RNA sequence: GGCCGGGCCCCACGACGGUGGAUCGUGUGAACCCCGCCAGGUCCGGAAGGAAGCAACGGUAAGCAUGGGUCGCCGGCUGUGGGACGCCUGGCCCCG
Numbered sequence: 001g002g003c004c005g006g007g008c009c010c011c012a013c014g015a016c017g018g019u020g021g022a023u024c025g026u027g028u029g030a031a032c033c034c035c036g037c038c039a040g041g042u043c044c045g046g047a048a049g050g051a052a053g054c055a056a057c058g059g060u061a062a063g064c065a066u067g068g069g070u071c072g073c074c075g076g077c078u079g080u081g082g083g084a085c086g087c088c089u090g091g092c093c094c095c096g
Stems, first nucleotide, its partner, number of pairs: 001093008009083006016076001017074005023068006034059003042051003
């Protein structure tokens, strides 16, 4: 000096992780100021009937809990590929 390889560095893509938003499923969820249905009782009526409606029951709202996927961010770890040749390093060959 040449060839081959590796590391640091930069970029791209992906996986994992952390974090935030919205969404979906499930559960729970208002004594009354949500809905439905209203035992008992109350009210109107001479009666037939009607009215309001507590508890219970059912359904839900906000909320709470949990699970799944998705999007964004972080550059944290890791994998693959590429890069300028900037630095370091290993092997082989040639010259001095």

Bacterial small signal recognition particle RNA from a Nitrospirota bacterium, 96 nucleotides, folded computationally.
It was read from a public genome assembly, where an Rfam model found it.
Lineage of the source: Bacteria > Pseudomonadati > Nitrospirota.
The prediction has a mean pLDDT of 76.
It matches the Rfam family "Bacterial small signal recognition particle RNA". The family's RNA type in Rfam is non-coding RNA gene. Rfam links the family to the GO terms SRP-dependent cotranslational protein targeting to membrane, signal sequence recognition and signal recognition particle, plasma membrane targeting. The literature on the family includes a 2002 paper in Nucleic Acids Res by Regalia et al., "Prediction of signal recognition particle RNA genes".